[in-house]
Context: one part of a larger RNA
Molecule: small-subunit ribosomal RNA, 3' major domain
Organism: metagenome
RNA sequence: UGACGGGGGCCCGCACAAGCGGUGGAGCAUGUGGUUUAAUUCGAUGAUACGCGAGGAACCUUACCUGGGCUUAAAUGGGAGACGACAGGAGCCGAAAGGUUCCCUUCUUCGGACGUCUUUCAAGGUGCUGCAUGGUUGUCGUCAGCUCGUGCCGUGAGGUGUUGGGUUAAGUCCCGCAACGAGCGCAACCCCUACUGUUAGUUGCCAGCGAGUUAUGUCGGGGACUCUAGCAGAACUGCCGGCGCAAGCCGUGAGGAAGGUGGGGAUGACGUCAAAUCAUCACGGCCCUUACGUCCAGGGCUACACACGUGCUACAAUGGCCGAUACAGAGGGCAGCCACUGCGCGAGCAGGAGCAAAUCCUUAAAAUCGGUCCCAGUUCGGAUCGUAGUCUGCAACUCGACUACGUGAAGCCGGAAUCGCUAGUAAUCGCGUAUCAGCCAUGACGCGGUGAAUACGUUCCCGGGCCUUGUACA
Numbered sequence: 001u002g003a004c005g006g007g008g009g010c011c012c013g014c015a016c017a018a019g020c021g022g023u024g025g026a027g028c029a030u031g032u033g034g035u036u037u038a039a040u041u042c043g044a045u046g047a048u049a050c051g052c053g054a055g056g057a058a059c060c061u062u063a064c065c066u067g068g069g070c071u072u073a074a075a076u077g078g079g080a081g082a083c084g085a086c087a088g089g090a091g092c093c094g095a096a097a098g099g100u101u102c103c104c105u106u107c108u109u110c111g112g113a114c115g116u117c118u119u120u121c122a123a124g125g126u127g128c129u130g131c132a133u134g135g136u137u138g139u140c141g142u143c144a145g146c147u148c149g150u151g152c153c154g155u156g157a158g159g160u161g162u163u164g165g166g167u168u169a170a171g172u173c174c175c176g177c178a179a180c181g182a183g184c185g186c187a188a189c190c191c192c193u194a195c196u197g198u199u200a201g202u203u204g205c206c207a208g209c210g211a212g213u214u215a216u217g218u219c220g221g222g223g224a225c226u227c228u229a230g231c232a233g234a235a236c237u238g239c240c241g242g243c244g245c246a247a248g249c250c251g252u253g254a255g256g257a258a259g260g261u262g263g264g265g266a267u268g269a270c271g272u273c274a275a276a277u278c279a280u281c282a283c284g285g286c287c288c289u290u291a292c293g294u295c296c297a298g299g300g301c302u303a304c305a306c307a308c309g310u311g312c313u314a315c316a317a318u319g320g321c322c323g324a325u326a327c328a329g330a331g332g333g334c335a336g337c338c339a340c341u342g343c344g345c346g347a348g349c350a351g352g353a354g355c356a357a358a359u360c361c362u363u364a365a366a367a368u369c370g371g372u373c374c375c376a377g378u379u380c381g382g383a384u385c386g387u388a389g390u391c392u393g394c395a396a397c398u399c400g401a402c403u404a405c406g407u408g409a410a411g412c413c414g415g416a417a418u419c420g421c422u423a424g425u426a427a428u429c430g431c432g433u434a435u436c437a438g439c440c441a442u443g444a445c446g447c448g449g450u451g452a453a454u455a456c457g458u459u460c461c462c463g464g465g466c467c468u469u470g471u472a473c474a
Base pairs, nucleotide, nucleotide: 001474002473003471004470005469007468008467009466010465011464012463013462015458016457019421020420021419022418023417026313027312028311029310030309031308032307033306034304035303042053043052064299065298066297067296068295069294070293076122077121078120079119080118081117082116083115084114088103089102090101091100092099093098106113107112124288125287127286128285129284133282134281135277136276137275138273140271145184146183147182148181149180150179151160152159153158164175165174166173190265191264192263193262195233196232197231198230199229200228201227205222206221209220210219211218236259239253240251241250242249243248315414319373320372321371322370323369324368331362332361333360336355337354340351341350342349343348380411385406386405387404388403389402390401391400427450428449429448430447431446432445433444
């Protein structure tokens, strides 16, 4: 100087407390461990692995296993040589890859071009090392810290500044001070959202006027309104009162759409964990080279006495079922989205208009109104299984999703323990997108609808910041 303390002081955080809803019990989905296996490819392992890499494992993917092939190779470039059945078509063997036989016999400006083969030089490796590395990422932590120049103090390590008194979300600002300044962080500048004005009205809108319809901005027209998307304004403790030297704090203050960082996002200092990744990629070293390369078929990654994590659905009446009737936002669409019509109980099928889209398509659900069930393993719950189907796809046996009928398991609110959340939040309800032929999505990422309770307080648990103290630790 740090680090540590079941030392002290001050302070903060859904850290506790106060609340609301969960997990831990059940069934299923998914990941992991373990076991099994020819293989169940590899990585991730307290917090910071375990719906993680994977934002799509039937083949492919695929890296694994079994079997069958190839050896300058699947791809690309250079040198030399050869050939124009090399490619292509047909036949045979074969699971395919591949092998083999036959047929046909490139262009030319004669320089060559193009293609294939042989040879040669470069190959190839998801093989090892993340403890050789770059790049990227997690975490402490969006915590308020981490440093430098000059000066001063100390023999020196180093200190001072950065400590102290206040204050703040903040090393934020003020006051003081052997310090005076500065840098990286904080904040602001950026984006979305909340208000207003202005500009512009198409594909959006329709108040007034006209036309038309059973009806609909449908048409003429209009820019008022909504909205769209560019610009501008607006919030700064600016004003008032109180406290204070100041910074600032307090107020059911005024005004205002918004008030003290308005709400949200992006943004992550010096560094820590030899943290993660050689399997995104790149790269040093090592290793393989008729194989640890490469092609193909089938299988596996989906196994199942068991254990754990994360979820979904429930155990019901604030509910289930039936009928009727409303109201979004953000996205996506041509090998696509599909109105409408017909057929089918349905998944869907057959026709078929519009739309490369503010134009066409893409059902909101909870809610509301009526009816029914009457507390029961039930009209709760839907696992499992049987049968019959639909769709995608070369192909649904291993191993797809969905539909109909039948079947109707566990489960009556969950031990010890444990998680999330402070407001348009939790809870609850549906919708969309990426990936994608299809889909094991209950996942991930977004979007809106309905919409709470509680916070006395900081003694305690956890994590963190500053000062101080002890130390046989570095």